[in-house]
């Protein structure tokens, strides 16, 4: 340099053209004589720009970053 692939809460992963879910994490409350465990509630995210579309996290193009392969 070229090709392929990925980018989603603090972290690890789902997901689909109609505003995103789980685990974990933080906070509050309950349970207990205290701690732990457990339960309830709550907080927290679609890498950036453009295009298509009534509507884009999803499709297309470019950029950035990571991984793999070839040179």
């Nucleotide at each position: 340099g070229c090709a392929u692939u990925g980018g989603u809460g603090g972290u690890u992963c789902a997901g689909u053209g109609g505003u995103a879910g789980a685990a974990u994490u933080g906070g509050u409350c309950g349970u207990u004589g205290c701690c732990a465990u457990c339960g309830a509630c709550u907080a927290g995210a679609c890498c950036c720009g453009g295009g298509u579309u009534c509507g884009a996290u999803u499709c297309c193009c470019g950029g950035c970053c990571g991984a793999u392969g070839c040179a």